[in-house]
Molecule: transfer RNA
Organism: bacterium
RNA sequence: UCCGCGAUAGCUCAACGGUAGAGCGACCGGCUGUUAACCGGUUGGUUCCAGGUUCGAAUCCUGGUCGCGGAG
Repeated sequence: UCCGCGAUAGCUCAACGGUAGAGCGACCGGCUGUUAACCGGUUGGUUCCAGGUUCGAAUCCUGGUCGCGGAG
């Protein structure tokens, strides 16, 4: 320098172009003599950045940043 993959909640990850979700965590409550476990609820987001396409973009296109792998 070039090619591929990845970047989404505090963490690990989902998500046909049509309301961004789950588990864990945190918080509140139930249960228990207490804690833990278990059960219910609540809380959660500039979808890495900037443009473009589209009625509508996390998703498609272009460029960039960072990480991983590969080629030279």